[in-house]
Molecule: transfer RNA
Organism: Clostridiales bacterium
RNA sequence: CGCGGGGUGGAGCAGUGGCAGCUCAUCGGGCUCAUAACCCGAAGGUCGGAGGUUCGAAUCCUCCCCCCGCAA
Numbered sequence: 001c002g003c004g005g006g007g008u009g010g011a012g013c014a015g016u017g018g019c020a021g022c023u024c025a026u027c028g029g030g031c032u033c034a035u036a037a038c039c040c041g042a043a044g045g046u047c048g049g050a051g052g053u054u055c056g057a058a059u060c061c062u063c064c065c066c067c068c069g070c071a072a
Stems, first nucleotide, its partner, number of pairs: 002070006010024004018055001026042005048064005
């Protein structure tokens, strides 16, 4: 070089064309003598990059970058 899988808040992952979400973590509050647990709330995202299709793209198409695997 060839083939396949993957890249989405700090971490692990959903989301197969119409508002970007879940769990944990973080922060604030409650509860407690206190801590943990538990309860309530908040912040945090150019959805790997660039083009294209579409009224509309995380999602479909093309190219590129990175990670994992298969074959040689």